[in-house]
RNA sequence: CGCAGAGUAGGUACAGCGCGUCAAGUGCCACCGGAUGGGAGGUUGCCGGUGGACGAAGGUUGCCGUCGGGCGGCCGCGGUGCUGUGCCGCAUCCGCUGCC
Numbered sequence: 001c002g003c004a005g006a007g008u009a010g011g012u013a014c015a016g017c018g019c020g021u022c023a024a025g026u027g028c029c030a031c032c033g034g035a036u037g038g039g040a041g042g043u044u045g046c047c048g049g050u051g052g053a054c055g056a057a058g059g060u061u062g063c064c065g066u067c068g069g070g071c072g073g074c075c076g077c078g079g080u081g082c083u084g085u086g087c088c089g090c091a092u093c094c095g096c097u098g099c100c
Stems, first nucleotide, its partner, number of pairs: 002099004010088009019078003028052007038094003058075007
């Protein structure tokens, strides 16, 4: 020099534990800010804040009761949260690992 490979943010499937179902969350739009392989660089992606528009699936059962309700179990529902595991996962340059 050449060839091969690993690792970010995060995505997804499954499992566990929660939250909501008295509507928070998720998703959408605008603005502001932030993080994002070891370095450079960067956003189609990610996170947070503020504002806006939209918007949902409950059923059954036990106990208590001051008879207004309250607490819980089970089965559901939510583009629901966290954690774990598997799989996927930064163009380009340098670096790193292996081979010649």
This is a predicted structure of a 100-nucleotide RNA (THF (Tetrahydrofolate) riboswitch aptamer). The sequence was found by an Rfam model in a public genome assembly.